This is a predicted structure of a 64-nucleotide RNA (Fluoride riboswitch aptamer (crcB RNA motif)) from Candidatus Sulfotelmatobacter sp. It was read from a public genome assembly, where an Rfam model found it. Its mean pLDDT, the model's own confidence on a scale to 100, is 76. Lineage of the source: Bacteria > Pseudomonadati > Terriglobales > Candidatus Korobacteraceae > Candidatus Sulfotelmatobacter.

C1' cells in the first nucleotide's frame, strides 16, 4: 500500500410511509439508479411495490 473473501453499515432498484424479502452499488466518493411509444427541444401512455401485505394521498362504483 494493494487485491480477494467474510461480516456489518449505507445507498439504490420511475410518484408518499411500514413490515418481510430479492437484485445491484459501495467504504466517504463514487457507484448503482433516474419508465416506455412516436412522426421527436414536441406529443402519447402503464404504475403510489423490484416482488408481497397493509397504511396514506388520488381516481371510479354502490349503501347508509
Nucleotide at each position: 500500500a494493494u487485491u480477494u473473501c467474510u461480516u456489518u453499515g449505507g445507498g439504490u432498484g420511475u410518484u408518499g410511509g411500514a413490515g418481510u424479502u430479492c437484485g445491484c452499488c459501495u467504504u466517504u466518493a463514487a457507484a448503482a439508479c433516474c419508465g416506455c411509444c412516436c412522426a421527436c427541444u414536441g406529443g402519447g401512455c402503464a404504475g403510489a411495490u423490484g416482488a408481497c401485505u397493509c397504511c396514506u394521498a388520488c381516481g371510479a362504483a354502490g349503501a347508509a